A computed fold for a 77-nucleotide RNA from a soil metagenome, annotated as c-di-GMP-I riboswitch aptamer. Of the family's consensus pairs, 95% are formed in the model. It matches the Rfam family "c-di-GMP-I riboswitch aptamer". Gene Ontology term of the family: cyclic-di-GMP binding.
RNA sequence: AAACGGCAAACCCGUCGUGAGGCGGGGACGCAAAGCCACGGGACCCGAGAACCGUUCGGGUCGGCCGGGUUGCCGAA
Repeated sequence: AAACGGCAAACCCGUCGUGAGGCGGGGACGCAAAGCCACGGGACCCGAGAACCGUUCGGGUCGGCCGGGUUGCCGAA
């Protein structure tokens, strides 16, 4: 490369949550890990302090923001 396939963005409906967002169904923008994991960075939400601005702390969300760890299909290479 090819082959069997896989996942599923936005949006819509339902549902949970203060919220970011999650789950189910529909739907495909895309993805060789768009499988899994909140360890680092980043973005976002909530609360407190502060309160002109700035700065701080705690809790949470995002793996399809990046890095990292780990597992995996095919087989020209």